[in-house]
Molecule: transfer RNA
Organism: Cymbomonas tetramitiformis
RNA sequence: ACUCUCAUAGCUUAAUUGGUAAAGCAGACUAUCAAACGAUAGUCCGAUGUGGGUUCAACUCCCACUGAGAGUA
Numbered sequence: 001a002c003u004c005u006c007a008u009a010g011c012u013u014a015a016u017u018g019g020u021a022a023a024g025c026a027g028a029c030u031a032u033c034a035a036a037c038g039a040u041a042g043u044c045c046g047a048u049g050u051g052g053g054u055u056c057a058a059c060u061c062c063c064a065c066u067g068a069g070a071g072u073a
Stems, first nucleotide, its partner, number of pairs: 001072007010025004019056001027044007049065005
């Protein structure tokens, strides 16, 4: 320098292959149990790397950039 893959919540993973983002752990609150440490249940909080494009509709398709990884010379 070129080619390919990846980027979703604080962390780990989903999302019907275009139809409006789900779960586990962590965190907050409430209730019950417990002497306490804690346990169980319920509720809540929280995300599509950035900027454009296509589309009625984009995590998904296209372009550029950023970052991580792999390969070739």